[in-house]
RNA sequence: GAUCAACUAACUGGAGAGUGCCGCAGGGUGGGUCGUCCCGCCCGAGUGGCCGCCGAAGGUGCAAGCUGCUUCCAGGGUUGGAGGCUAGCGAAUCUCUCAGGCACAAGGACAGUGGGGGCCGC
Numbered sequence: 001g002a003u004c005a006a007c008u009a010a011c012u013g014g015a016g017a018g019u020g021c022c023g024c025a026g027g028g029u030g031g032g033u034c035g036u037c038c039c040g041c042c043c044g045a046g047u048g049g050c051c052g053c054c055g056a057a058g059g060u061g062c063a064a065g066c067u068g069c070u071u072c073c074a075g076g077g078u079u080g081g082a083g084g085c086u087a088g089c090g091a092a093u094c095u096c097u098c099a100g101g102c103a104c105a106a107g108g109a110c111a112g113u114g115g116g117g118g119c120c121g122c
Base pairs, nucleotide, nucleotide: 001120003118004117007116008115010113011112012111013110018051020050021049022048023047024046026043027042028041029040030039031038032037052102053101054100058098059096061094065089066088067087068085069084070083071082072081073080074079
């Protein structure tokens, strides 16, 4: 100087699905009572259980393809061709829903920005 797949921290954007049911803390409030006790009502995004639901942290599964094993055929041959396998490797925003999540916030795959950094040239 030019450039960027991966990496790194910062900033910006960033979806889905519960006002569910039953309890318990906790809070508010009315009444009774000698009372710190008793009887109600309301809230209850915290917490336990149940049911329903979502996919975009993480994780599971696999297509082509490659490899391996094996059968048949061809060939002088370490080779080639055609099949078979519940074998191995094998991607995603697909799939499962283990994990996670279902007000706001937070988190969030992914995307963008300019840095760091990498690669290349001088």